[in-house]
RNA sequence: AGCCCUGUAGCUCAGUAUGCAGAGCACCUGGUUACUAAUCAGGAGGUCGCUGGUUCAAUCCCAGCCAGGGCUU
Numbered sequence: 001a002g003c004c005c006u007g008u009a010g011c012u013c014a015g016u017a018u019g020c021a022g023a024g025c026a027c028c029u030g031g032u033u034a035c036u037a038a039u040c041a042g043g044a045g046g047u048c049g050c051u052g053g054u055u056c057a058a059u060c061c062c063a064g065c066c067a068g069g070g071c072u073u
Base pairs, nucleotide, nucleotide: 001072002071003070004069005068006067007066010025011024012023013022019056027043028042029041030040031039049065050064051063052062053061
């Protein structure tokens, strides 16, 4: 320098023929318990890496950039 993969909640990751953003764990509140743990119920938490484009509508499609990983030279 070129090519490929990845980037979504605090963490690990799903997701879609563009059409309400999700799960588990963690966190908060309450029940249960003598207390904790466990368990049950509820809750909060997101610029879907950034910018632009296409579209009625983009996490999803396209381009550029950034970051991480890999291959080649």

Predicted 3D model of a 73-nucleotide RNA (transfer RNA) from a Minisyncoccia bacterium.
Model confidence (mean pLDDT): 81 of 100.
Its Rfam family is "tRNA". Rfam describes the family as follows. Transfer RNA (tRNA) molecules are approximately 80 nucleotides in length.
Taxonomically the source falls in Minisyncoccia (Bacteria, Bacillati, Minisyncoccota).
The RNAcentral record of the sequence draws on ENA.